[in-house]
Context: one part of a larger RNA
RNA sequence: CGCAGGAAUCUUGAGAGGAUUCUUCUUCAGUACGAGAGGACCUGGAAGGACCAACCUCUGGUGUACCAGUUGUCCCGCUAGGGGCAUGGCUGGAUAGCUACGUUGGGAAAGGAUAACCGCUGAAAGCAUCUAAGCGGGAAGCCCACCUCAAGACUAGGAUUCCAUUUCCCUUCGGGGAAGAGAGCCCCCAUGUAGACUACGUGGUUGAUAGGCCGGCGGUGUAAGGGCAGAGAUGUCCUAAGCCAACCGGUACUAACGGGCGAGUG
Numbered sequence: 001c002g003c004a005g006g007a008a009u010c011u012u013g014a015g016a017g018g019a020u021u022c023u024u025c026u027u028c029a030g031u032a033c034g035a036g037a038g039g040a041c042c043u044g045g046a047a048g049g050a051c052c053a054a055c056c057u058c059u060g061g062u063g064u065a066c067c068a069g070u071u072g073u074c075c076c077g078c079u080a081g082g083g084g085c086a087u088g089g090c091u092g093g094a095u096a097g098c099u100a101c102g103u104u105g106g107g108a109a110a111g112g113a114u115a116a117c118c119g120c121u122g123a124a125a126g127c128a129u130c131u132a133a134g135c136g137g138g139a140a141g142c143c144c145a146c147c148u149c150a151a152g153a154c155u156a157g158g159a160u161u162c163c164a165u166u167u168c169c170c171u172u173c174g175g176g177g178a179a180g181a182g183a184g185c186c187c188c189c190a191u192g193u194a195g196a197c198u199a200c201g202u203g204g205u206u207g208a209u210a211g212g213c214c215g216g217c218g219g220u221g222u223a224a225g226g227g228c229a230g231a232g233a234u235g236u237c238c239u240a241a242g243c244c245a246a247c248c249g250g251u252a253c254u255a256a257c258g259g260g261c262g263a264g265u266g
Base pairs, nucleotide, nucleotide: 001152005163006162007161008160009159010158011157015149016148017147018146021049022048023047024046025045026044033038051106052105053104054103055102059100060099061098062097066093067092068091069090070089071086072085073084074083075082076081111143112142117137118136119135120134166179167178168177169176170175184261185260186259187258188204189203190202191201192200209255210254211253212251213250214249215248216247218244219243220242225238226237227236228235229234
């Protein structure tokens, strides 16, 4: 820009893409078959490999915004307590998120038309013949079926709902112009379940969108200070303390201020 008024929501599916995999065990059955050795078809059941997708409850990984221990050195006047630097100094753990080595799921079933091939009926050609007329069966393959995208599918589809017909001016009386209202939308702002940007989602005071604060979960593992015991190192009690990121809630304290577009069709 188009989809012959302007919008919002839900859809149909022309078409396109993906997937459609392999093995083992077991039942039938040591049966059919076979002198024996050996050893099935057809079915049913189970497990696994690789691959694909989603997810983070579990098991692990990461987690340079969390906690603790600890070495050297410098600093905060000193003690105590801390901070900086040394690969996050080193070490032990670890929330969210992201993850695989983790968890869950998938390939199926059914239908249609067929290939090779197997048939029925059957002449040409009194027989025979699956074929010439006609009619069946038959594959991991084809079309469906399953998953995803999809109306710029210009054949531009469908459904539901919402909005408008006002006022003024001009007029050749056909109409034209301006303003208001207006479903809705955009910029902007607070942002994240989204994200390279864009897009997408939530919210914008009639508000829990982010931060703060409060509570919870969870992590670390018992802070500082003091008491007591000990010559002291240290231990113990107050104390499962203190500190605490992204998680889950609550709460307007802070910040979401402002601005614009928008149909008049037949």